[in-house]
Context: one part of a larger RNA
């Protein structure tokens, strides 16, 4: 020095464990914010630090409900000083306080800082100082003012008041909008209207009550799912892209306006005519109150077997009161009663009572600590009982239905929420039907068309349909649009206004449950002081690190020693379980022994 073997050291694999994760399901919730959010800075306990809580009333203050013996949050003990059956600590509900920054909003600013005005107050001889409140901008509305320009008006200014601003995981709608890639290269094409950026909204959003489909038969708003179907199509007819009708399901809901016409108010224009007008007739009275047009408002009206308006005739349907210059007749309008209809969800909009359910913290909840045995310890093993609407699960010194917490079941309440009914509110009684007449209305810089683009399965094609830009520019039912160029016939529908629940998408968040999900190089980056330490000017990047024991019983005392560390003694079942702590593999190191050189 090598090989072998044994004993140790080092090291932290493996096994076992789990406080933490991951995924899915069900239910809930689906917004917060100028009454100052989200997120932070700095403070705050008798005693240093970090986390949690809280805010100069600062691990807390008040009220109220629950609960019932300890307690002053965690790491985390120790000391001190307290509170508590006059009910503390703790767990719900409501309120109060809430420094500074942050949309940040009196002004400024290098966030958590600096510095003002006004009103009221404290203090000072006075100033400085302190406290409370208030002062940003934009928008809508109302009022007061008010130029250029004589008046009027407008712009502008001011006062009061409503609202906005910012944040939020995904889902949604809209505005912009790539490239790697594929086409085995690449340019049309594809990836893809994807990623990304921006704006805005809601608990969902969007869409939505046919100017729709269909095809000789019919359907009857929208949305979503399954089929139709990888079909019809489209496509350097390459790569690829890719419907619809219809059928089966989920869900189911329909409404309001514009216009014609009538009334009222108001602006403008016109108007001296008594045959205008004042509801009609007759009589009386008034005397421009009229007519045309614009705007506002109330009624009317809402449809595609076209509808409505106006007008004539006619059928059915309650009465009372007031009123339209006066009297009578007719008739219109307003109100009341009666009789109906509807409603908080689209259409107008609140509140209240009763009852039922749900609902915070919470309450109750059966049955062995029986005998023996091993053991440090019984829940194990051997006996012998009991409960079960409860033998899900967890804990307890090893594996417990009956020890503890629970579990099945039962009970309980405030606010809130939901259902039902009543009050209540709105509304009809000029409504509805039939038969005629009339040709007044039925959404205009719109539809169409041309050109330039885009969306549709559709890449400009024979290219309809839908949308945008530029230009042009109709008609009103004997009108228009569509049925894939276009024309005819036929069929369907009624554009250019608006609203609309549900079925659908998602999960930052709350609660419960589950797992042929992980078990510390795994599972979230993070089971630990984790978005921490650390790195970077910054945007940003981003770790490692779990386990004594049943219980600290964490080794009093003695010895070596400067300390570290160790030897006795003691604790413990175990100390080769000693906080460098469960198990403790391998590489590597050392020592003893054997063999070889």
């Nucleotide at each position: 020095g090598g090989c072998g073997u044994a004993u140790g050291g080092u090291g932290g694999a493996u096994g076992c464990c789990u406080u933490g994760g991951c995924a899915u399901c069900a239910a809930g919730a689906g917004c917060c914010g100028a009454u100052g959010a989200a997120g932070g800075a700095c403070g705050u306990a008798g005693g240093a630090g970090c986390c949690u809580g809280c805010g100069a009333u600062a691990a807390g203050c008040c009220c109220u409900g629950g609960g019932g013996a300890g307690u002053u949050g965690g790491c985390a003990a120790c000391c001190g000083a307290g509170c508590u059956g006059u009910g503390a600590u703790c767990c719900g509900g409501g309120g109060g306080u809430g420094u500074c920054c942050g949309a940040a909003u009196g002004g400024g600013g290098a966030a958590a800082c600096c510095u003002g005005g006004c009103u009221g107050g404290a203090g000072u001889c006075a100033u400085g100082u302190c406290c409370a409140g208030u002062c940003a901008c934009c928008u809508g509305c109302a009022c007061c003012u008010g130029a250029a320009u004589g008046a009027a008006a407008u712009a502008g200014g001011g006062u009061g008041u409503u609202g906005g601003a910012g944040g939020g995981a995904a889902c949604g709608u809209g505005g912009g909008g790539a490239a790697g890639u594929g086409a085995a290269a690449c340019a049309u094409c594809u990836c893809a209207g994807u990623a990304c950026c921006c704006a805005c909204a809601g608990g969902a959003a969007g869409a939505g009550a046919a100017a729709a489909c269909a095809a000789a038969a019919g359907u009857g708003a929208u949305u979503c799912c399954g089929a139709g179907a990888g079909u019809a199509g489209u496509g350097g007819c390459g790569a690829g892209c890719g419907a619809a009708a219809u059928c089966g399901g989920a869900g189911g809901a329909g409404g309001c306006u514009a216009a014609a016409c009538c009334g009222c108010g108001u602006g403008c224009g016109u108007g001296u005519g008594a045959u205008a007008c004042c509801c009609g007739g007759c009589a009386g009275g008034g005397g421009u109150u009229g007519c045309g047009u614009g705007c506002g408002u109330g009624g009317g009206g809402u449809u595609g077997u076209g509808g409505g308006g106006u007008u004539u005739g006619u059928g059915c349907g309650a009465c009372c009161a007031g009123u339209g210059c006066u009297g009578c007749c007719g008739u219109g309008c307003u109100g009341g009663u009666g009789c109906g209809g509807a409603g908080u969800g689209a259409g107008a909009a609140a509140c209240u009572c009763a009852u039922c359910g749900u609902g915070a913290a919470g309450u109750u909840g059966a049955a062995g600590u029986c005998c023996g045995u091993u053991g440090g310890a019984a829940a194990g093993c051997g006996g012998u009982g009991c409960c079960g609407g409860a033998g899900c699960g967890g804990g307890u010194g090893a594996u417990a239905g009956c020890c503890c917490c629970g579990u099945a079941g039962a009970c309980g309440u405030a606010a809130g929420c939901g259902g039902u009914g009543g009050g209540c509110u709105c509304u009809g009684u000029u409504g509805u039907g039939c038969a005629g007449a009339u040709a007044c209305c039925c959404g205009a810089g719109u539809a169409u068309c041309a050109c330039g683009g885009a969306a549709c399965u559709c890449g400009u094609g024979a290219a309809a349909u839908u949308c945008c830009g530029u230009g042009u520019g109709a008609a009103u039912c004997u009108g228009g649009c569509g049925g894939g160029a276009c024309c005819a016939c036929c069929c369907g529908c009624u554009a250019a206004g608006c609203c609309u629940a549900a079925a659908u998408a998602c999960u930052c968040c709350u609660u419960g449950a589950u797992g042929a999900c992980c078990g510390a190089u795994a599972g979230c980056g993070g089971a630990c002081a984790a978005g921490u330490a650390c790195c970077g000017u910054g945007a940003g990047g981003g770790a490692a690190a779990g386990g004594u024991g049943a219980a600290a019983a964490g080794u009093a005392c003695c010895c070596c020693u400067g300390g570290c560390g160790g030897g006795g003694a003691g604790u413990g079942a175990a100390a080769u379980a000693g906080u460098a702590c469960c198990u403790g593999a391998a590489a590597c190191c050392a020592u003893g022994c054997g063999c070889c050189u």
A computed fold for a 597-nucleotide part of an RNA from Nocardioides agariphilus, annotated as large-subunit ribosomal RNA, domain I. Its Rfam family is "Bacterial large subunit ribosomal RNA". The RNAcentral record of the full RNA draws on ENA and Rfam. NCBI's taxonomy places the organism under Bacteria, Actinomycetes, Propionibacteriales, Nocardioidaceae, Nocardioides.